[in-house]
RNA sequence: GCCGCCUUAGCUCAGUUGGCAGAGCAACGCACUCGUAAUGCGUAGGUCGGGGGUUCGACUCCCCCAGGCGGCU
Numbered sequence: 001g002c003c004g005c006c007u008u009a010g011c012u013c014a015g016u017u018g019g020c021a022g023a024g025c026a027a028c029g030c031a032c033u034c035g036u037a038a039u040g041c042g043u044a045g046g047u048c049g050g051g052g053g054u055u056c057g058a059c060u061c062c063c064c065c066a067g068g069c070g071g072c073u
Base pairs, nucleotide, nucleotide: 001072002071003070004069005068006067007066010025011024012023013022019056027043028042029041030040031039049065050064051063052062053061
């Protein structure tokens, strides 16, 4: 230098014909307990890496940029 993949909650990741953003773990509250842990119930937490475009509508399609991983030279 070229090619491919990845970037979504604090962490690990789902999310396909484009149509309200989710799970597990973690955090917090309540129940249970003599008290913890475990367990059950609930709550909060998101500029979906950044910018632009297409569209009535974009995490999703297109372009550019940034970061990470891998391959080739």
Molecule: transfer RNA
Organism: Propionibacterium sp.